[in-house]
Formats: sequence, C1' cells, structure tokens
RNA sequence: GGUCGGGUCCCGUGCGACGGGAAACUCCGAACCCCGUCAGGUCCGGAAGGAAGCAGCGGUAAGGAGUCACUCUCGGGUGCCGCGGGCCAGCCUGGCUUGA
Repeated sequence: GGUCGGGUCCCGUGCGACGGGAAACUCCGAACCCCGUCAGGUCCGGAAGGAAGCAGCGGUAAGGAGUCACUCUCGGGUGCCGCGGGCCAGCCUGGCUUGA
C1' cells in the first nucleotide's frame, strides 16, 4: 500500500433502567348553599302521632398530602442492550498479503 471483517456514525424497530404525569390505595377534607342519622329545642295536633331541622356523629365532593409493588402514558448525548437496513467520507481495531 492492497484486501476482508468488526466497532464508531445514520435510519427504522424492539427490550430494560432513570425521570415526569395519570390511575390505584391510605389519610385529611364542605358552619350553611352535599348525603345519612338527627340529642336538645321548635312547629302542627285534644291526644296518638307527624313535620321541618341546629349542634354532634358518620360518609363523601372539589381539592390537598403520603405510599410503594402493579397498570397506562410522555421524555431523552439513558444502556461497553437486541434485530434489520444504510455509509465505507473519516477514525479505531483484528486477519491475510505486498513493497521499502
């Protein structure tokens, strides 16, 4: 120097980690304009009973906080990851060979 191959590089496609979001679970969460139950008291009634219903209690809504395993979704100069195709312009590397 030649030649063959691999990697780096590009595209497509998949897998897994990482991060964000959602869902899920738990807790908190409405003086009244949510629900239920409504002590006391109030009203109707001759009475029996009935009605509305404050406080309290319970359950939740909007929303907030927390939780990590699972599920979904988004992301990327995430991965000495997989597969297929491309480039062979350059760099790295291995084999064979040739000349000085």
Record summary:
A computed fold for a 100-nucleotide RNA from a Chloroflexota bacterium, annotated as Bacterial small signal recognition particle RNA. Its mean pLDDT, the model's own confidence on a scale to 100, is 76. Rfam family: Bacterial small signal recognition particle RNA. It is annotated as a non-coding RNA gene. Gene Ontology terms of the family: SRP-dependent cotranslational protein targeting to membrane, signal sequence recognition and signal recognition particle, plasma membrane targeting. For this family Rfam cites "SRPDB: Signal Recognition Particle Database" (Rosenblad et al., Nucleic Acids Res, 2003). Of the family's consensus pairs, 97% are formed in the model. It was read from a public genome assembly, where an Rfam model found it.